[in-house]
RNA sequence: GUGACUGAUAGAGGAGCGGACGUGAAGAGUACAGCAGAGGAGGGGAUUGAGCCCCUUUGAUUCUGCUCGAAAGGAACGCCCGCCGAAGUAAAGAAACAGCUCAAUCGUUUUUUUACUGGAUCUGUGUUUAAGAAAUACAGAGCUGUCAUACAACGAUUUGUUGUGUGGAGAACUAUCUCACCG
Numbered sequence: 001g002u003g004a005c006u007g008a009u010a011g012a013g014g015a016g017c018g019g020a021c022g023u024g025a026a027g028a029g030u031a032c033a034g035c036a037g038a039g040g041a042g043g044g045g046a047u048u049g050a051g052c053c054c055c056u057u058u059g060a061u062u063c064u065g066c067u068c069g070a071a072a073g074g075a076a077c078g079c080c081c082g083c084c085g086a087a088g089u090a091a092a093g094a095a096a097c098a099g100c101u102c103a104a105u106c107g108u109u110u111u112u113u114u115a116c117u118g119g120a121u122c123u124g125u126g127u128u129u130a131a132g133a134a135a136u137a138c139a140g141a142g143c144u145g146u147c148a149u150a151c152a153a154c155g156a157u158u159u160g161u162u163g164u165g166u167g168g169a170g171a172a173c174u175a176u177c178u179c180a181c182c183g
Stems, first nucleotide, its partner, number of pairs: 001181004007177005014084001016083004021078003033067006042055004046105006087117011099106001118144002121141008146168009
């Protein structure tokens, strides 16, 4: 100096990523519940099918008015913890939970494989959502870190620093170590 199975260890990017706890806001004067009136036979148990159960002419589902009146998930801030494929998304598979039973689907959690995304921000469209919050997918815009490369300037002695332009991707990049080979 080159290479090495994702070699080992330690690091950097910045409104950086994820999680726990606390506070107030929003959710919402909503849902539920009660009362009154209208009305008159169905209604409920996630969806469909088959069962089973419950409520209902002692008036159900529904509508109007009044009274009372939540919570979850999500986000913000504070603080703590773990980190830099941090993490996220999609598809396929496995397991568990749960909704009366069975079957299929749906929902939540954990986990495996594959693929994509360096990072944050803004804009548009879609999805989720109570939501002009936020998340997420696609597209675009510039910004930013890293490496390569071209030019220029400064420096320096074994190719460094800065600026500008172009391009790539995190199995990357930097530093040290280990092993092999070359000088």
Predicted 3D model of a 183-nucleotide RNA (Lysine riboswitch aptamer) from Alteribacter lacisalsi. The RNAcentral record of the sequence draws on Rfam. Its Rfam family is "Lysine riboswitch aptamer". Gene Ontology term of the family: lysine biosynthetic process.